[in-house]
RNA sequence: GUCCGGUCCGGCGGCGUCGGUCUCGUGAACCCGGUCAGGUCCGGAAGGAAGCAGCCGUAAACGAGUUCCGACGGGUGCCGUGACCGGGCCUUC
Numbered sequence: 001g002u003c004c005g006g007u008c009c010g011g012c013g014g015c016g017u018c019g020g021u022c023u024c025g026u027g028a029a030c031c032c033g034g035u036c037a038g039g040u041c042c043g044g045a046a047g048g049a050a051g052c053a054g055c056c057g058u059a060a061a062c063g064a065g066u067u068c069c070g071a072c073g074g075g076u077g078c079c080g081u082g083a084c085c086g087g088g089c090c091u092u093c
Stems, first nucleotide, its partner, number of pairs: 001089008009080005015073006022065005032057004040049003
């Protein structure tokens, strides 16, 4: 000097876990919202008021799904003008 192998460093992927985001679903007897049958109250009446059940929509939370983002992890893969170590060969001293 060159070839091979290994470790480290840097980059790009993939895998796993966790968190966030996104989609769907479940989801409050009352202390969420809306609409409020029946009934209640006010009124001479016309009307009005509050409002249970039900229904609808949701909060916290939970479940499922996968898009994206982040963190962590490894005897995960590839690349590199890289650094170091070991071995073979050649050359020089």